[in-house]
RNA sequence: AACCGACAAAGGCUAAUCUGUCGUAAGGCAGGGGCGCAAAGUUUCCGGUCCUGAUCCAUGAUCAGGAAAGCGGGACUGCCGAA
Numbered sequence: 001a002a003c004c005g006a007c008a009a010a011g012g013c014u015a016a017u018c019u020g021u022c023g024u025a026a027g028g029c030a031g032g033g034g035c036g037c038a039a040a041g042u043u044u045c046c047g048g049u050c051c052u053g054a055u056c057c058a059u060g061a062u063c064a065g066g067a068a069a070g071c072g073g074g075a076c077u078g079c080c081g082a083a
Stems, first nucleotide, its partner, number of pairs: 004081002012037002017032006035070001041076003045073003049067008
C1' cells in the first nucleotide's frame, strides 16, 4: 500500500411503522422508532423497479418528465486495525 473485516475501541447511519408537513403520484423533509448496515458516505453513468402524462395495434408497448443510492453493477471519497 492492496485485499480483508473481529462478540475489538471510538464514533456514524437508520428498515418497517407512527405523528406533522410538502407533492397528482412514485416519494421528500422534520421528529419519534430500530430491522439492519464497514461504505446504509457521495453520484442516476448502466441494467432493472416504481410514479405521472401523451400516443398506439392497449391490462401492455413507445416517447417525455420524474422517484428511489437500504435492488444489482460502475465511478469518486472515507473511520478503525485483531486474524